[in-house]
């Protein structure tokens, strides 16, 4: 400086235009003499920012930001 990827509940990730999900983790009830397992409930997301396309975007597109990779 040029090229490619990533950004999504507390983490680690799905999700190729129509109300955003799983696991682990959290908090409560249940169970215990007490945790632990286990069960049943619950909370938790301006989808990195902005702006554009659409009837309508987490998903297309341009811009900035971060993280990483490769070239010079």
């Nucleotide at each position: 400086g040029g090229g490619c990827g990533g950004u999504u509940g507390g983490u680690u990730c799905a999700g190729u235009g129509g109300u955003a999900g799983a696991a682990c983790g959290c908090u409560u009830c249940g169970u215990u003499g007490a945790c632990a397992c286990c069960g049943a409930a619950g909370a938790a997301g301006u989808g990195a920012u902005u702006g554009g396309u659409u009837c309508g975007a987490u998903u297309c597109c341009a811009a900035u930001a971060c993280c990483g990779c490769c070239c010079a």
About this RNA: A computed fold for a 72-nucleotide RNA from an Armatimonadota bacterium, annotated as transfer RNA. The RNAcentral record of the sequence draws on ENA and MGnify. The prediction has a mean pLDDT of 83. Rfam family: tRNA. Rfam links the family to the GO term triplet codon-amino acid adaptor activity.